[in-house]
Context: one part of a larger RNA
RNA sequence: UUGGGCGUAAAGAGCGUGUAGGCGGUUCGGUAAGUCUGUCGUGAAAACCUGGGGCUCAACCCUGGGCGUGCGAUGGAUACUGCCGGGCUAGAGGAUGGCAGAGGCCAGUGGAAUUCUCGGUGUAGCGGUGAAAUGCGCAGAUAUCGGGAGGAACACCAGUAGCGAAGGCGGCUGGCUGGGCCAUACCUGACGCUGAGACGCGAAAGCGUGGGGAGCGAACAGGAUUAGAUACCCUGGUAGUCCACGCCGUAAACGAUGGACACUAGGUGUUGGGGGAGUCGAAUCCCUCGGUGCCGCAGUUAACGCGUUAAGUGUCCCGCCUGGGGAGUACGGCCGCAAGGCUAAAACUC
Numbered sequence: 001u002u003g004g005g006c007g008u009a010a011a012g013a014g015c016g017u018g019u020a021g022g023c024g025g026u027u028c029g030g031u032a033a034g035u036c037u038g039u040c041g042u043g044a045a046a047a048c049c050u051g052g053g054g055c056u057c058a059a060c061c062c063u064g065g066g067c068g069u070g071c072g073a074u075g076g077a078u079a080c081u082g083c084c085g086g087g088c089u090a091g092a093g094g095a096u097g098g099c100a101g102a103g104g105c106c107a108g109u110g111g112a113a114u115u116c117u118c119g120g121u122g123u124a125g126c127g128g129u130g131a132a133a134u135g136c137g138c139a140g141a142u143a144u145c146g147g148g149a150g151g152a153a154c155a156c157c158a159g160u161a162g163c164g165a166a167g168g169c170g171g172c173u174g175g176c177u178g179g180g181c182c183a184u185a186c187c188u189g190a191c192g193c194u195g196a197g198a199c200g201c202g203a204a205a206g207c208g209u210g211g212g213g214a215g216c217g218a219a220c221a222g223g224a225u226u227a228g229a230u231a232c233c234c235u236g237g238u239a240g241u242c243c244a245c246g247c248c249g250u251a252a253a254c255g256a257u258g259g260a261c262a263c264u265a266g267g268u269g270u271u272g273g274g275g276g277a278g279u280c281g282a283a284u285c286c287c288u289c290g291g292u293g294c295c296g297c298a299g300u301u302a303a304c305g306c307g308u309u310a311a312g313u314g315u316c317c318c319g320c321c322u323g324g325g326g327a328g329u330a331c332g333g334c335c336g337c338a339a340g341g342c343u344a345a346a347a348c349u350c
Stems, first nucleotide, its partner, number of pairs: 003322004007304002012318001014201004021194003025088007033081002035077008048066007091191001092188003095184005103177007110154001115149007125136002162169002206247006215241002220236004258317006266295012299306002323350003332343004
């Protein structure tokens, strides 16, 4: 609980689908619930304001009037909101035609490289570092040529590029599949926006069962360095990294910027589409719609900066903040196999 805020000061949920709810285009008619208005009733007394009066004054007391957010009844108004009914097409959706894309899932497949293995050539070193050593090598290593095995990742293209809601997505081919953009203006006729709960998705690490294991590599071992060196460097190396299925549900999950709509100078690059000029066809130029960058007017900001991809000007809905520490902790609850996650205080202290 009002107000003021949420790019960097505390604060946008990691992302989506969507329930309740909140909010909602244009026009006509009806209704009169909200709304506005008249009248009546009620709104006890005391208190409060006010006229008059009583205690010598006052406080105090008595008496008349007023006030009394509100509630009820009844009459009226109909701009706006609601409700009911009819219409519209600018929102939204559909249809038709086209287009781009590392969007997703499954299956198959290719070459380079590393490692291992077999064989050939060949001989004393190789490797590694700041320098070395551990290590490997005369049982033939390193180097080099040929054959084979296996796993993982896809150089160049590659972009300041593209796709996806986010996480994220990159060799090639096929299958299945989601979304988007443009053009036409043929159809529906407000069918919309947001979204508490809920449900789903969600990098890496981690967990369960089974498989796989080339390279890399927590832990670990050794060699160095050092005063020490539980590190940085070196030689090895297990989990893991990979696959299938099931969990976990976190992150600097970042644009540190919730979503939707409308409005508000331009310039320049790039990407996808359409139209026009131009051309044999292109290139090029002009216009336009969607995306993605940079610069910048107005405006905004504490400043930095933002600036039609707003952090400008407005409307709607959700989430969140309210001094630092204690603490994203304890307790409780829910979830999880566990690790832990979500929700979330207080004492005390400055």
Molecule: small-subunit ribosomal RNA, central domain
Organism: uncultured bacterium